Transfer RNA from a bacterium, 73 nucleotides, folded computationally.
Its Rfam family is "tRNA". From the family's description: Transfer RNA (tRNA) molecules are approximately 80 nucleotides in length.
The coordinates come from a structure-prediction model, not an experiment, and the mean pLDDT is 81.

RNA sequence: GCCAACAUAGCUCAGCUGGUAGAGCACUUCCAUGGUAAGGAAGAGGUCAUCGGUUCGAUCCCGAUUGUUGGCU
Numbered sequence: 001g002c003c004a005a006c007a008u009a010g011c012u013c014a015g016c017u018g019g020u021a022g023a024g025c026a027c028u029u030c031c032a033u034g035g036u037a038a039g040g041a042a043g044a045g046g047u048c049a050u051c052g053g054u055u056c057g058a059u060c061c062c063g064a065u066u067g068u069u070g071g072c073u
Base pairs, nucleotide, nucleotide: 001072002071003070004069005068006067007066010025011024012023013022019056027043028042029041030040031039049065050064051063052062053061
């Protein structure tokens, strides 16, 4: 230099070929125990990497940029 994949909650990842975004762990509160751990219930936490485009409507489709990983030279 060229090609491909990926970027979603604090972490690890889903999201079924476009219709108001979820799980596990972690965190907060409560229950429970003589107390702790384990356990049960509820809750909070997201400008879906950035900027444009298509569309009535975009995490999803298209383009560019940034970053990470892998391959080729």